Description:
A computed fold for a 471-nucleotide part of an RNA from Themiste lageniformis, annotated as small-subunit ribosomal RNA, 5' domain. Rfam family: Bacterial small subunit ribosomal RNA.
Context: one part of a larger RNA
RNA sequence: GGAUGAAUGCUGGCGGCGUGGAUAAGGCAUGCAAGUCGAAUGGGUUUAGACCCAUGGCAAACGGGGUAGUAACAGGUAGGAACGUACCCAAAAGUCGCGAAUAACUUAGAGAAAUCUAUGAUAAUACGCGAUAUCCCUCCGGGGGAAAGUUUUAACGCUUUUGGAUCGGCCUGCUUCGUAUCAGCUUGUUGGUAGUGUAAUGGACUACCAAGGCUAUGACGCGUAGGGGAGGUGAGAGCCUGACCCCCACCACUCGCACUGAGACACUGGCGAGACACCUACGGGUGGCUGCAGUCGAGAAUCUUCCGCAAUGCACGAAAGUGUGACGGAGCGACGCCGCGUGAUUGAUGAAGCACUUCGGUGUGUAAAAGUCUUUUAUGAGGGAGGAAAUUAUUGACGUUACCUCAUGAAUAAGGGGUUGCUAAACUCGUGCCAGCAGCAGCGGUAAUACGAGUGCCCCAAGCAUUAUCC
Numbered sequence: 001g002g003a004u005g006a007a008u009g010c011u012g013g014c015g016g017c018g019u020g021g022a023u024a025a026g027g028c029a030u031g032c033a034a035g036u037c038g039a040a041u042g043g044g045u046u047u048a049g050a051c052c053c054a055u056g057g058c059a060a061a062c063g064g065g066g067u068a069g070u071a072a073c074a075g076g077u078a079g080g081a082a083c084g085u086a087c088c089c090a091a092a093a094g095u096c097g098c099g100a101a102u103a104a105c106u107u108a109g110a111g112a113a114a115u116c117u118a119u120g121a122u123a124a125u126a127c128g129c130g131a132u133a134u135c136c137c138u139c140c141g142g143g144g145g146a147a148a149g150u151u152u153u154a155a156c157g158c159u160u161u162u163g164g165a166u167c168g169g170c171c172u173g174c175u176u177c178g179u180a181u182c183a184g185c186u187u188g189u190u191g192g193u194a195g196u197g198u199a200a201u202g203g204a205c206u207a208c209c210a211a212g213g214c215u216a217u218g219a220c221g222c223g224u225a226g227g228g229g230a231g232g233u234g235a236g237a238g239c240c241u242g243a244c245c246c247c248c249a250c251c252a253c254u255c256g257c258a259c260u261g262a263g264a265c266a267c268u269g270g271c272g273a274g275a276c277a278c279c280u281a282c283g284g285g286u287g288g289c290u291g292c293a294g295u296c297g298a299g300a301a302u303c304u305u306c307c308g309c310a311a312u313g314c315a316c317g318a319a320a321g322u323g324u325g326a327c328g329g330a331g332c333g334a335c336g337c338c339g340c341g342u343g344a345u346u347g348a349u350g351a352a353g354c355a356c357u358u359c360g361g362u363g364u365g366u367a368a369a370a371g372u373c374u375u376u377u378a379u380g381a382g383g384g385a386g387g388a389a390a391u392u393a394u395u396g397a398c399g400u401u402a403c404c405u406c407a408u409g410a411a412u413a414a415g416g417g418g419u420u421g422c423u424a425a426a427c428u429c430g431u432g433c434c435a436g437c438a439g440c441a442g443c444g445g446u447a448a449u450a451c452g453a454g455u456g457c458c459c460c461a462a463g464c465a466u467u468a469u470c471c
Base pairs, nucleotide, nucleotide: 001471002470003469004468006467007466008465009464010463013340014339015338016337017336018335019333020332026296027295028294030293031292032291035058036057037056040055041054042053043052044051045050065251066250067249074176075175076174077173078172079171080170083168084167088164089163090162091161092160093159094158095157096130097129098128099127105120107118108117109116110115135144136143137142149156150155177223178222179221184214185213186212189211190210191209192208193207194206195205196204226248227247228246229245230241231240232239233238253274254273255272256271257270276287277286278285279284304330306329307328308327312326313324314323315322316321343373344372345371346370353364354363355362356361378408379407380406381405382404383403387398415460416459417458418457419456420441421440422439426455427454428453429452430451436443437442
């Protein structure tokens, strides 16, 4: 000198674009954050529109948050073979026959509640059985295995197979912090055979056999840490960092487990255990903000319990549409960057005041006053978008917006730090090694350009300084 997710002190006019819980992955009141489909189906209520309950389908594994753990095939990069893939695309073939239940509901009951039990009845694109099939297995004899309908009659579906696309699982080379005051580590350990298991390879797991495997090119241990694209600085080499945004990984009160499913071992699903908190009629239950707001706490320190689905995207739906704290916006904070303004011009008796003075004067200083002008900005009034695609119509949260025109009137708007040297800028008074200053050198003990004040001056400017950290 540059930089920051900064903080602190003094000060503070406006706008645009960004950015804002870095500490306690501490605890959380309240509201919202994942639904949708009546063109799969049964029922309840109602005078209709319609609404509600339940079965069923798809979605809920995305989107959003955080960085606790992890020194690891977690990340980056380059490859590999033994795999899966809902929705989507292409192609081929098929969609036949039959059946038993069950929820909502009814009736009866239990419980404070959460909720539960029994009885009766019923539907389906829910479930089961049979047939057939391009398919699969095979010792080639044979064996196994599918479907669902709706309806406005034009479509949407359903099943199987093959291929594609996409996304993912697995393996490997290289690379990725400190420490030797950590030197030896390892028994499923290293390899083999046979199995189990998986979508798939593999000590992943099991039995048996062998005795291996790693290590000063740092094993093992300990500490620290999410990784990358990138960011800061620097001429570069390098050094430092990993906020916002993007990619990947991991986590979801702590620990463990599986279920469903194409996909999870699942943030707002389930079960068990634990801690914590809440309700209770003491028998028993309920909960999980590291989603958006908000609250307490700790902290130097970090915002609104806002508006809207109008746009973009996502889920569902044939569609209309519905949902969406994703997102689009507004609010708060000079936290940062950028832009603009706080007036322009004329104006000398160089007024007054103030400061200094060698008492002559000098400085503040064209500065003010006064005259003329302008209206960025401000205030008021009027007009007024784009963002809307989607032929006609309709649809804008932002938005009393941006922007344009007119009116009023210099009107609404300047501070902070420094002034001994480094280092731009000095005089007077007060104080008297006191009070104090200070980045370093140092200053202050009666003439202090260094402390405090005044006046002047210097540097930056809606900021200016200080502190912390990096180059």